Predicted 3D model of a 73-nucleotide RNA (transfer RNA) from Hibiscus syriacus. NCBI's taxonomy places the organism under Eukaryota, Euphyllophyta, Malvales, Malvoideae, Hibiscus. Model confidence (mean pLDDT): 81 of 100. The RNAcentral record of the sequence draws on Rfam. It matches the Rfam family "tRNA". It is annotated as a transfer RNA.

RNA sequence: GUCGUCUUAGCUUUGCUGGUAGAGCGCAUGGCUUUGAAUCAUGUGGUAGUGGGUUCGAUUCCCACAGAUGGUG
Numbered sequence: 001g002u003c004g005u006c007u008u009a010g011c012u013u014u015g016c017u018g019g020u021a022g023a024g025c026g027c028a029u030g031g032c033u034u035u036g037a038a039u040c041a042u043g044u045g046g047u048a049g050u051g052g053g054u055u056c057g058a059u060u061c062c063c064a065c066a067g068a069u070g071g072u073g
Stems, first nucleotide, its partner, number of pairs: 001072007010025004019056001026044006049065005
């Protein structure tokens, strides 16, 4: 240079061909305990990498760019 794949919450990630985005861990408060851990209850979170396009409607389809990663020369 060229051809792919990936980018969703603080972290790891779900979402089966478009229709209001979920989970686990974490974090906060409280219960239990002499205290802590463990455990239980409640709560806490994401304009989906950025910008455009298509559509009544886009995390999902298309394009460009950025970053990460793999093949190849």